[in-house]
This is a predicted structure of a 74-nucleotide RNA (transfer RNA) from a Kofleriaceae bacterium. Its Rfam family is "tRNA". Gene Ontology term of the family: triplet codon-amino acid adaptor activity. Taxonomically the source falls in Kofleriaceae (Bacteria, Myxococcota, Polyangia, Haliangiales). Its mean pLDDT, the model's own confidence on a scale to 100, is 82.
Parts: sequence; C1' cells; structure tokens
RNA sequence: UGCGGAGUGGAGCAGUCUGGCAGCUCGGCGGGCUCAUAACCCGUAGGACGUGGGUUCAAAUCCCUCCUCCGCAA
Repeated sequence: UGCGGAGUGGAGCAGUCUGGCAGCUCGGCGGGCUCAUAACCCGUAGGACGUGGGUUCAAAUCCCUCCUCCGCAA
C1' cells in the first nucleotide's frame, strides 16, 4: 500500500441480506426460597449501534469518508 473480515449495555453475541419498538446469554442490583451459601424463581438498571456526512416519512441496517482491531498479499 492492496484485498477480506470485524466494531451493538460490564463480557460474549444476534439483529444488517429483505430499512419500520435494539434483543439473547452471562454478569450487576433488589426481592423470594434456605439455618446459611450456592443453585433455582421473580423483578430491575444499564447501549441510540466506532466517527462524520448523504438517501429516506423512517437508518444498527442502504451509499460515501475517516478511525481502530484481526487475517492474507506485497
């Protein structure tokens, strides 16, 4: 430098193809259960989707720019 993949709550991921309420598991917090802890059960908080712009009634999703990480090639 070129090509490909990835970036979404604290962690790991789905949702993108086909635009329409941002979800799952674990973790955190509160409660129940228990002599108690774990397990189990109920509830709850936390993200506007890497950056900036464009298209659209509407963008995590489509288009463009840039940034970061991983791999391959040189």
The same sequence occurs in records of 2 taxa.